The RNA shown here (SAM riboswitch aptamer (S box leader)) has 112 nucleotides and comes from an Acidobacteriota bacterium.
RNA sequence: AUCUUAUCGAGAGUGGGGGAGGGACAGGCCCGAUGAUCCCACGGCAACCGAUCCCGGUACGGGAUGGCCGGUGCCAACUCCGGCGGGGCUUCUGAGCCUCGACAGAUGAGAG
Numbered sequence: 001a002u003c004u005u006a007u008c009g010a011g012a013g014u015g016g017g018g019g020a021g022g023g024a025c026a027g028g029c030c031c032g033a034u035g036a037u038c039c040c041a042c043g044g045c046a047a048c049c050g051a052u053c054c055c056g057g058u059a060c061g062g063g064a065u066g067g068c069c070g071g072u073g074c075c076a077a078c079u080c081c082g083g084c085g086g087g088g089c090u091u092c093u094g095a096g097c098c099u100c101g102a103c104a105g106a107u108g109a110g111a112g
Stems, first nucleotide, its partner, number of pairs: 002111007013042005021031003025083001027081002043075003047072004051065006079104001084101007
């Protein structure tokens, strides 16, 4: 690389560098020379795993703490919306809206 599995409507920005596109991918809609994306420093958040505590009870489950305990991760917009399919509602018949599932993606944990 790839595979399995859980989660994805919460939360959290300043400074410096740099100088053109960026938000994974048609499209939409946004962000961006009042300097984005990205890199660095510092700061912050608390999703997962470990840690600590409590409850239930031996399968492990549920809850809580915290960032001066550690490993990842994250800090515009629901994963920004969306694509493929099912259901429902509205309709000026062009379409619009709601909802469920799949796909894809991201992150953790595990395998390899």
Background:
Its Rfam family is "SAM riboswitch aptamer (S box leader)". Rfam links the family to the GO term regulation of gene expression. Lineage of the source: Bacteria > Pseudomonadati > Acidobacteriota. It was read from a public genome assembly, where an Rfam model found it.